[in-house]
RNA sequence: GCCGAAAAGGGCAAACCACCGGCGACGGUGGGACGCAAAGCCUCCGGUCCCAUGGGGAUAGCGGGGUUGCCGAAG
Numbered sequence: 001g002c003c004g005a006a007a008a009g010g011g012c013a014a015a016c017c018a019c020c021g022g023c024g025a026c027g028g029u030g031g032g033a034c035g036c037a038a039a040g041c042c043u044c045c046g047g048u049c050c051c052a053u054g055g056g057g058a059u060a061g062c063g064g065g066g067u068u069g070c071c072g073a074a075g
Stems, first nucleotide, its partner, number of pairs: 002075001003072002011036002016031006034061001040067003044064003047059005
């Protein structure tokens, strides 16, 4: 370095509910945990979705890619 343990200490938080924002996809906060080793961050590529159709937007928990990072058994 790859890798990711029935390891340790921690972390995040799907669905659903409430309130708020948005035409919408969806987002924020709180509750809540299905899951996650980058489920930290970034729309560069593909996918999917939305729209006042202007090409603009949503999704990083759809995948790829980029970038930063905790821990340390076996191999």